[in-house]
RNA sequence: GGAGUCGGUCGGGCGACCGCGAUUUCACGACUGUCGCCAUCGCUAGCGUUGGUGAACGGUGCGAAAGCGAGGAAAGUCCGGGCUCCAUAGGGCAGGGUGCCAGGUAACGCCUGGGCGGCGCGAGCCGACGGACAGUGCCACAGAAAAUAUACCGCCAGGUGUUGGAAUUCCGCCAGCACCCGGUAAGGGUGAAAUGGUGCGGUAAGAGCGCACCGCGUGCGUGGUAACACGAACGGCAGGGUAAACCCCACCUGGAGCAAGACCAAAUAGGAAUCCUAAGGCGCGGCCCGCGUCGGAUUCGGGUAGGUCGCUAGAGGCGGACGGUAACGUGCGCCCCAGAUGAAUGGUCGCCCUCGACAGAACCCGGCUUACAGACCGGCUCCUUUC
Numbered sequence: 001g002g003a004g005u006c007g008g009u010c011g012g013g014c015g016a017c018c019g020c021g022a023u024u025u026c027a028c029g030a031c032u033g034u035c036g037c038c039a040u041c042g043c044u045a046g047c048g049u050u051g052g053u054g055a056a057c058g059g060u061g062c063g064a065a066a067g068c069g070a071g072g073a074a075a076g077u078c079c080g081g082g083c084u085c086c087a088u089a090g091g092g093c094a095g096g097g098u099g100c101c102a103g104g105u106a107a108c109g110c111c112u113g114g115g116c117g118g119c120g121c122g123a124g125c126c127g128a129c130g131g132a133c134a135g136u137g138c139c140a141c142a143g144a145a146a147a148u149a150u151a152c153c154g155c156c157a158g159g160u161g162u163u164g165g166a167a168u169u170c171c172g173c174c175a176g177c178a179c180c181c182g183g184u185a186a187g188g189g190u191g192a193a194a195u196g197g198u199g200c201g202g203u204a205a206g207a208g209c210g211c212a213c214c215g216c217g218u219g220c221g222u223g224g225u226a227a228c229a230c231g232a233a234c235g236g237c238a239g240g241g242u243a244a245a246c247c248c249c250a251c252c253u254g255g256a257g258c259a260a261g262a263c264c265a266a267a268u269a270g271g272a273a274u275c276c277u278a279a280g281g282c283g284c285g286g287c288c289c290g291c292g293u294c295g296g297a298u299u300c301g302g303g304u305a306g307g308u309c310g311c312u313a314g315a316g317g318c319g320g321a322c323g324g325u326a327a328c329g330u331g332c333g334c335c336c337c338a339g340a341u342g343a344a345u346g347g348u349c350g351c352c353c354u355c356g357a358c359a360g361a362a363c364c365c366g367g368c369u370u371a372c373a374g375a376c377c378g379g380c381u382c383c384u385u386u387c
Base pairs, nucleotide, nucleotide: 001383002382003381004380005379006378007377008376009375010374012352013351014350015349016348017347018346020069021068023066024065025064026063028061030060031059032058033057034056035054036053037052038051039050041048042047043046071358075369076368078367079366080365081364082363083257084256085255086254095253096252097251098250099249100114101113102112103111104110115129116127117126118125119124130248131247135246136245137242138241139240152188153187154184155183156182158180159179160178161177162176163175164174165173196214197213198212199211200210201209215237216235217234218233220231221230222229223228261309262308263307264306271300272299273298274297275296276295280294281293282292283291284290316335317334318333319332321330322329323328353356
């Protein structure tokens, strides 16, 4: 200098003016509620009516000032938790989820470290990574055969027939071809996958048939918390793949969600209780009494509109210390950092630069995933060059 890999930070800047949202403080006293005081009228004599007043308390309104006002993903709503309501003795089944080991955490399917497997020269990256002799199922096409095994070509032994050769009288010998009956799984061929691999021996040809090494399995020893690794011994091999197929094993697991939920509370209609029945309508065949119903008044309760709370001080942020390889934990100091509800977070102008991506909170938090112009910082790896 080039190429790469991992981690982190930022996400146009500065200024002026105008506007919007919530908060705090101040001012006004327009509206309203509570309270106190004064006057008035009524009586049941300490309560009510009406009016005024204080501006003490609360709310609304108007005005001013101050500081604050979207994100790293606010997104997808895919996991986990807080919170709320409902359900719930205990245990089991079903259903759902997770799946190497250890640790972290409020919890997780997340994170950290380690193991194993795969990729990369390397830094590093990726992995649903328990069980396939518990049972069941499936394995397209091709192929003999896709699983109680089997044999298309080939190879080999034997028999029969036949052709040729040497020889020639035949038997017999050598070589080839066809058929029959066996052996074999070396080689070829099919397939994503074919019943351990390589080599030597062995054999008619072959074969773990025998042996060596590798692989595999079993129990043992050593190291490690463990996953697992290593070592030596024994066993000729246990007999394909598939569990994001059913299933088995281990562990976890109630449901719904802030439109959760709680409180205050009109008008109208309907409901309940008490009282009134003076006049009256209707019914009990006509009349009287009586009863019922329609009616009136007061009080109460549920719910709707509307309003208040939930609502933002939290597993919070920043700094440094200590413990830990790390995730993270412990304690200290400082800080307050949106809270709307038709829903604010914007606009105009000036200057500058590298000319600005993806994108907008709606109960909160921890993760994962997805989108993203560009800028900056640090660790490490490989190649090349120079000293």
This is a predicted structure of a 387-nucleotide RNA (Bacterial RNase P class A) from a Pseudomonadota bacterium. Of the family's consensus pairs, 94% are formed in the model. Model confidence (mean pLDDT): 76 of 100. It matches the Rfam family "Bacterial RNase P class A". From the family's description: Ribonuclease P (RNase P) is a ubiquitous endoribonuclease, found in archaea, bacteria and eukarya as well as chloroplasts and mitochondria. The gene name in the source record is rnpB. RNAcentral holds the sequence, with entries from ENA. NCBI's taxonomy places the organism under Bacteria, Pseudomonadati, Pseudomonadota.